[in-house]
RNA sequence: AGAGUUUGAUCCUGGCUCAGGACGAACGCUGGCGGCGUGCCUAAUACAUGCAAGUCGAGCGAGCUUGCCUAGAUGAUUUUGGUGCUUGCACUAAAUGAAACUAGAUACAAGCGAGCGGCGGACGGGUGAGUAACACGUGGGUAACCUGCCCAAGAGACUGGGAUAACACCUGGAAACAGAUGCUAAUACCGGAUAACAACACUAGACGCAUGUCUAGAGUUUGAAAGAUGGUUCUGCUAUCACUCUUGGAUGGACCUGCGGUGCAUUAGCUAGUUGGUAAGGUAACGGCUUACCAAGGCAAUGAUGCAUAGCCGAGUUGAGAGACUGAACGGCCACAUUGGGACUGAGACACGGCCCAGACUCCUACGGGAGGCAGCAGUGGGGAAUAUUGCACAAUGGGGGGAACCCUGAUGCAGCGACGCCGCGUGGAGGAAGAAGGUCUUCGGAUUGUAAACUCCUGUUGUUGAGGAAGAUAAUGACGGUACUCAACAAGGAAGUGACGGCUAACUACGUGCCAGCAGCCGCGGUAAAACGUAGGUCACAAGCGUUGUCCGGAAUUACUGGGUGUAAAGGGAGCGCAGGCGGGAAGACAAGUUGGAAGUGAAAUCUAUGGGCUCAACCCAUAAACUGCUUUCAAAACUGUUUUUCUUGAGUAGUGCAGAGGUAGGCGGAAUUCCCGGUGUAGCGGUGGAAUGCGUAGAUAUCGGGAGGAACACCAGUGGCGAAGGCGGCCUACUGGGCACCAACUGACGCUGAGGCUCGAAAGUGUGGGUAGCAAACAGGAUUAGAUACCCUGGUAGUCCACACCGUAAACGAUGAUUACUAGGUGUUGGAGGAUUGACCCCUUCAGUGCCGCAGUUAACACAAUAAGUAAUCCACCUGGGGAGUACGACCGCAAGGUUGAAACUCAAAGGAAUUGACGGGGGCCCGCACAAGCAGUGGAGUAUGUGGUUUAAUUCGACGCAACGCGAGGAACCUUACCAGCGUUUGACAUCCUAAGAAAUUAGCAGAGAUGCUUUUGUGCCCCUUCGGGGGAACUUAGUGACAGGUGGUGCAUGGCUGUCGUCAGCUCGUGUCGUGAGAUGUUGGGUUAAGUCCCGCAACGAGCGCAACCCCUUUCGUAUGUUGCCAUCAUUAAGUUGGGCACUCAUGCGAUACUGCCUGCGAUGAGCAGGAGGAAGGUGGGGAUGACGUCAAGUCAUCAUGCCCCUUAUACGCUGGGCUACACACGUGCUACAAUGGGUAGUACAGAGAGUCGCAAACCUGCGAGGGGGAGCUAAUCUCAGAAAACUAUUCUCAGUUCGGAUUGUACUCUGCAACUCGAGUACAUGAAGUUGGAAUCGCUAGUAAUCGCAAAUCAGCUAUGUUGCGGUGAAUACGUUCUCGGGUCUUGCACUCACCGCCCGU
Repeated sequence: AGAGUUUGAUCCUGGCUCAGGACGAACGCUGGCGGCGUGCCUAAUACAUGCAAGUCGAGCGAGCUUGCCUAGAUGAUUUUGGUGCUUGCACUAAAUGAAACUAGAUACAAGCGAGCGGCGGACGGGUGAGUAACACGUGGGUAACCUGCCCAAGAGACUGGGAUAACACCUGGAAACAGAUGCUAAUACCGGAUAACAACACUAGACGCAUGUCUAGAGUUUGAAAGAUGGUUCUGCUAUCACUCUUGGAUGGACCUGCGGUGCAUUAGCUAGUUGGUAAGGUAACGGCUUACCAAGGCAAUGAUGCAUAGCCGAGUUGAGAGACUGAACGGCCACAUUGGGACUGAGACACGGCCCAGACUCCUACGGGAGGCAGCAGUGGGGAAUAUUGCACAAUGGGGGGAACCCUGAUGCAGCGACGCCGCGUGGAGGAAGAAGGUCUUCGGAUUGUAAACUCCUGUUGUUGAGGAAGAUAAUGACGGUACUCAACAAGGAAGUGACGGCUAACUACGUGCCAGCAGCCGCGGUAAAACGUAGGUCACAAGCGUUGUCCGGAAUUACUGGGUGUAAAGGGAGCGCAGGCGGGAAGACAAGUUGGAAGUGAAAUCUAUGGGCUCAACCCAUAAACUGCUUUCAAAACUGUUUUUCUUGAGUAGUGCAGAGGUAGGCGGAAUUCCCGGUGUAGCGGUGGAAUGCGUAGAUAUCGGGAGGAACACCAGUGGCGAAGGCGGCCUACUGGGCACCAACUGACGCUGAGGCUCGAAAGUGUGGGUAGCAAACAGGAUUAGAUACCCUGGUAGUCCACACCGUAAACGAUGAUUACUAGGUGUUGGAGGAUUGACCCCUUCAGUGCCGCAGUUAACACAAUAAGUAAUCCACCUGGGGAGUACGACCGCAAGGUUGAAACUCAAAGGAAUUGACGGGGGCCCGCACAAGCAGUGGAGUAUGUGGUUUAAUUCGACGCAACGCGAGGAACCUUACCAGCGUUUGACAUCCUAAGAAAUUAGCAGAGAUGCUUUUGUGCCCCUUCGGGGGAACUUAGUGACAGGUGGUGCAUGGCUGUCGUCAGCUCGUGUCGUGAGAUGUUGGGUUAAGUCCCGCAACGAGCGCAACCCCUUUCGUAUGUUGCCAUCAUUAAGUUGGGCACUCAUGCGAUACUGCCUGCGAUGAGCAGGAGGAAGGUGGGGAUGACGUCAAGUCAUCAUGCCCCUUAUACGCUGGGCUACACACGUGCUACAAUGGGUAGUACAGAGAGUCGCAAACCUGCGAGGGGGAGCUAAUCUCAGAAAACUAUUCUCAGUUCGGAUUGUACUCUGCAACUCGAGUACAUGAAGUUGGAAUCGCUAGUAAUCGCAAAUCAGCUAUGUUGCGGUGAAUACGUUCUCGGGUCUUGCACUCACCGCCCGU
């Protein structure tokens, strides 16, 4: 610091999303240690149990217990004598007399619990419900106040009195407790004295911002516990504590006040103690705090009132900052204590662990009554995604009481639980290549995991065990705790996960899955080769954590103060006037509010920052400094703003002189036209349309002439001309009236600009009342159109349009551009003025005010704007913040209504949008081309038949091809084979390839079974090369058997592919380098003017060049020359039946090599060009004709069944073999052909002329034979030699004479021929007989521009034969027409529109 996402691509606008940080967190997976912090955010929900506020006997009285003291009984123990003996025990006699016990005494000492009394329970601890408030923060004020304990100073403590609890006893009650009688004490309570410095009022002086304050004086009023303990020389004095009064201090509080911090105006008016005054009451104190009376005020657009939400702050998080969000922990303040209310006591409370009342709830009860309040610490239920122990200690720090010892203290200090957070440490270190094994991938070669492991050596942070052992404590006292820490031993031993890996965003492969399962923060992945799903391997990131979710800030300049916009993206109010508000010209003076500087006070501590220090470091803690950007006071400055005084004229206005105008209102007048009425003329239609019809008309229309009525609108002039604020305004005249411009410079002297609310105006349509109504014309009716047609078209026609008055208040009310002011190159029109010059007019020059165009700088996303700004600046107002929902709902206001103004949310999408670019498209435009149309010729579509396809059928009718560009296509030839299909019968290393083992040379004869494949028997045979010990062994080719690797597949995917092909299209296009232009996509070049078949060429040009295409080079054909003449040819000579032969190569022809054509020549046109038109010459003339040749690309076009090939699938079968069948079916539909319908013809007879091919598995002559297909025969020919081979139309002659025929030949019958192993399914041909439909074909549609169409035959490939009427070639005969480009189809190019880009077979709307 940015990134992704709108598009085919681009720039912009604009939203959505991500990367960062934070957390009182929760959830998922995982979890070694320590330190420091932190832990009910929800139910201010309900609470069992324990503890959290007591203390003082040195205030008081009474009671109880104990020690000390006396007496008694008991008699452990000890000493001495004796006896027994077990020699340290028992017994006995005497002395001693412990502990405990009983009774008494109470001088002293200690303790206990209740009561009176004092102090403390107003602190400490908890919570955030309420509160929008002087609650909080900050700064002031109190001359309007209080303050226990504490400190300092002064004065004092004299003299009396009566009660009462405890206690005793009685009564009531279940209890809680209450009551009666009697006794008693005090530092409890009550009198009197003393006293002013205290209080009250007064006098004098001084002072103050007002009320007032201070000092002095005299007057009035008011108080106390002879207390407790100790010492003592004891009527007393004294020390300490306690007490009374006064003053001051300190501390803590109370009240007042400036400023500050919130959402909604779809909350606009609120307020009667309300605002003020007087008097009184009340309070510590001021005050409507309360009451009485008087006045009618007070607050509010600078947001009152209402509703909603919320404890406030120091601070915390984030941010570059300004800000935004938050108010856990720590600290300050406030509020609350089950809910609501109230006071008492007290220095202090309206009191968390006090009282009273009421409500709800819980508990006890004898049913009459009582008891309780965890938002204290633990803990429980409940709620919830979620938050801990019913721990230890008063050792420390504090707090309460006490003289003190001490007591109390869930404050506090510690410990426990939780990875909840921050910080630190560890899970080992060094060496170690056979680069192990295993895993994964693989092009099978290897790569990777990976020095990673194993293995060797080392260390001991941590861990375990043992030993020592603090500081915290100035003398004693340690909960923590045998803790921190230190030492020793042990052993790499106990300690790694989580998320991600398509882009953003670091990190990739395999398998599985197959729009399924699933993922996803956004874009988006998944439909059979998924780096996005799941798993695995690998990799990346962080690490005792990692991810997810939630919330906040950031990024977001996406609310813009710093720091945005409004012509077209969201956004200028329809216009004006104008109150408040905001802003405001020149000069001088004053003041000092803003402003700037200095000083002082304050801004608590903690936090943040800097420095230093302490825990081994860090987190954490301590100290110091800085900072706290604020507020207040004061001093100073006077430039700017402000206030004020004086002044000026240029802003603004007034006066004067002129000017233009569809400016407005009212009244009057005018002509043209439409319609209607009357009359005349006149006759059959008129009218209307794309074409019609409805309609009008013989009762006389339309047309035409004359007269009349009535309403509405004002041709020409007329003009990006004029006027007006906008809406808007158009015949002429009159009246009234608003504004503007120019000149002049007399007057005023900043009087100005803008303008929220407000007021006024405001097109059309619409509404109300009353008029009017010619034309036009919503609604409505009829006629058409149409699939329908509630429309467009036509005939009618009512509201309305017009007038008056009153509403409505909106428009694409637009320049989609708010108003005002100033400045910033020019050029050229036009409207209205003025000045100069000129004798004057025109012309010209200057200038002011309008109104247009072009254009520089500048601006803009671009388009564009450009002195009439969208430029540069200033002031004020209005408005915008993604699309949809929606200008909708609700509410409010306005309206007679219609409706208008204001104006959301839920939900939903990842876009919506602006400008420009490339293409495609348009029943847009310009230019051009093509058998594209037109002009012609011949067809198809109707019939019969052939063939292909669909459909149907079938065991199978194998498969593919489907607009052009599938359908006589793959197939250039399905009876078997082909063959892929079906049925049946068989085989399983296989019909075919490679390798291994064994046997055998290879090969070959015959028989049987079978439909055959096949199976079972059987005959003959041993070769070639090398070695040899001559026995044999080995090898090559081939055959058989066996084993497994493998073969095989016309199985799938043409949307995984290669190759090949079709098509646009033989259309003239498609691109690149450098330069230039553009923010960019892109443009330019390639566009323009000509020309061409052509992006062919010329000229011009910010382009200059180049490439693939075009053309040419290649082949055939047309002319000539030349070379060579056999199998070709024959003019001359000879010869023959015959170029048959001799001879010849002149000619034809064949095969080579050459020539020729280039707009070269002439004339004209054209730009002296490219080129075009005509002509000459020439065999051929303007690419001579034909072929081959197919740019970048499009159609996921076709083909896995030509071939090749990835992946998937089958492997006794989806492979292979065989027989038979099928591909040939047949109600039907379509495509492509053939034959016809006849006389330009059919039949018969005769006669003539080609080219190009093929032939030894062949073509086959002559000759014989058959009506014929054919048969026999076999010369010749491997072909310029022989054969197929007769060309047919044509021509000549004759017949038929317009008929279903002497046309037409389908169909069928009979008899044959040929090929072949075999013609049944299912071949072709011949002869005779039969003789169907069909008389030129609806809508529609195809081909062709010259040797072409049409027509006529011939040949070949495939092939045993053939379904060939097909296909590919060959020649013969041989036309018609083209004015032309309006239209149809296709294409090229320029331009225009576009919401299309999968590109109009698009997109998209309604139901």
This is a predicted structure of a 1407-nucleotide RNA (small-subunit ribosomal RNA) from an uncultured bacterium. Rfam family: Bacterial small subunit ribosomal RNA.